[in-house]
RNA sequence: AGGGGAGUGGCACAACUGGUAGCGCAACGGUCUCCAAAACCGUAGGUUGUGGGUUCGAGUCCCGCCUUCCCUA
Numbered sequence: 001a002g003g004g005g006a007g008u009g010g011c012a013c014a015a016c017u018g019g020u021a022g023c024g025c026a027a028c029g030g031u032c033u034c035c036a037a038a039a040c041c042g043u044a045g046g047u048u049g050u051g052g053g054u055u056c057g058a059g060u061c062c063c064g065c066c067u068u069c070c071c072u073a
Base pairs, nucleotide, nucleotide: 001072002071003070004069005068006067007066010025011024013022019056027043028042029041030040031039049065050064051063052062053061
């Protein structure tokens, strides 16, 4: 320098053909217990890396940039 993948709550990941952003762990509250753990029930937490574009509608499609991983030179 060229090619390709990834970026979504604190963490690991989903989201089908563009149509309400979800699950697990963690956190917090409760039940249970002499107390705690475990188990069970519930609650909160996200402008989907960033800036534009297309569209009635974008996590998803298109372009630039940033970060990171892999390959080639």
A computed fold for a 73-nucleotide RNA from Aeriscardovia sp., annotated as transfer RNA. The coordinates come from a structure-prediction model, not an experiment, and the mean pLDDT is 82. Rfam family: tRNA. Lineage of the source: Bacteria > Bacillati > Actinomycetes > Bifidobacteriaceae > Aeriscardovia.